[in-house]
RNA sequence: GUAAGCCAAGUGACCGCGCAAUUCGAAAGGAAUUGUGAGGAAAGUCCGAGCUCCACAGGACAAGGGUGCCGGAUAACGUCCGGUGAAGGCGACUUUAAGGAAAGUGCAACAGAAAUAAACCGCCCCGCAUAAAGCGGGGUAAGGAUGGAAAGGUAGGGUAAGAGCCUACCGGCGGUGCGGAGACGCGCCGCGUCCCUGUAAACCCCACCCGGAGCAAGAUUGAAAUGGGAGCAUUUAAUGGCUGUCCGUCACGCUCCCCGUAAUCGCUGGAGCCGCGCGGCAACGCGCUGCCAAGAUAGAUGGUCACAUAAACAGAACUCGGCUUACGGCUUGC
Repeated sequence: GUAAGCCAAGUGACCGCGCAAUUCGAAAGGAAUUGUGAGGAAAGUCCGAGCUCCACAGGACAAGGGUGCCGGAUAACGUCCGGUGAAGGCGACUUUAAGGAAAGUGCAACAGAAAUAAACCGCCCCGCAUAAAGCGGGGUAAGGAUGGAAAGGUAGGGUAAGAGCCUACCGGCGGUGCGGAGACGCGCCGCGUCCCUGUAAACCCCACCCGGAGCAAGAUUGAAAUGGGAGCAUUUAAUGGCUGUCCGUCACGCUCCCCGUAAUCGCUGGAGCCGCGCGGCAACGCGCUGCCAAGAUAGAUGGUCACAUAAACAGAACUCGGCUUACGGCUUGC
């Protein structure tokens, strides 16, 4: 250099916090004891799921979004593993930008004569002129020059000079045989009218996939007061409002419902973790034994001292599988 893996501190003393169990206590949001208490990324919230509510008979199309070589793994994935092709590196190894450019559209700056379209220089031939330079017409893509890219490449033949003009090889296209599960690989035959630049992390086309919102999701219980609604009762009266009086009207009574501070659940035992065995190149799967490992709600998981000394990035909030980003140290293979 390159690849893979591991750790993220420990011990003791004192003080303090959350949760659980036990005991005390009439009870308490009380006390005591014991146990337990952040990460490899808890982060970004970028993908994939579980779970919950809403929508939805089922299906098709359109719009929008996503994915894009092959095979496998997985609950699923845009993730992972193993390959193929391509690219990079002297190498160990790494990367994955990988459907379609003869459906259409767009773009290709600058330079350069010319960018899908060719004669600037040069080379060759003819004419004029002729000592030479030169002028005019034509041929030529081999050479020079420009460029990321110049009408496939190299060599030979050929030619006035040249040119797939011809030949061989390489490349390309088409067909075909064999190998492989496949991507693809290795051959053979034909084609020189060999139809033709790049770009699709440009529009687009093709194939496949996709309902929405998210734990402040949501579920249960629900006191007093206030407010709203429905029903009943009183309707002689009392009180209050409608400006003082009268009339009238409403409220005040009882029952039920709604709303509802909040509490409980959701909440952590799960696509779980450790070890062993078996299968597989691997991702991973199967079997057996053992284990339970934070669960708060303004949010605990901390502080001080000592051991020569503790350090980087960083702090859970519904839970998993990934990706990405940040970062200290150690080990091993090549």
The RNA shown here (Bacterial RNase P class A) has 334 nucleotides and comes from a sheep gut metagenome. The RNAcentral record of the sequence draws on MGnify. Rfam family: Bacterial RNase P class A. Rfam classes the family as a ribozyme.